């Protein structure tokens, strides 16, 4: 190099809740906090979800976003020991 491996180690991310903000919402961000993670590192390409002020009698269509800790995927990235 390269396959593997939440435990050998040495670090590292933070759920859900809580405060304050943005935001029409869905959310998101900073700070407290740890359910948990071998990529819980980045990317919205495809797929699931999930929001839309407006507009509408209702169905359709078109269109704008959110989400990477939903799934696939594309690049990167620590190590002991094989």
């Nucleotide at each position: 190099a390269g396959a593997a491996g939440a435990u050998a180690a040495a670090g590292c991310c933070a759920a859900a809740c809580u405060a304050u903000u943005c935001g029409c919402a869905a959310g998101a961000a900073u700070a407290g906090g740890a359910c948990g993670g071998a990529a819980a590192g980045u990317c919205a390409c495809g797929g699931a979800u999930c929001u839309u002020g407006u507009g509408u009698u209702g169905a359709u269509u078109a269109a704008a976003g959110a989400c990477a800790g939903c799934c696939g995927g594309a690049c990167u990235g620590c190590c002991a020991g094989u």
A computed fold for an 82-nucleotide RNA from a Desulfobacteraceae bacterium, annotated as c-di-GMP-I riboswitch aptamer. The coordinates come from a structure-prediction model, not an experiment, and the mean pLDDT is 78. Its Rfam family is "c-di-GMP-I riboswitch aptamer". Rfam describes the family as follows. GEMM was predicted in a large-scale screen for bacterial structured RNA regulatory elements. Lineage of the source: Bacteria > Pseudomonadati > Thermodesulfobacteriota > Desulfobacterales > Desulfobacteraceae.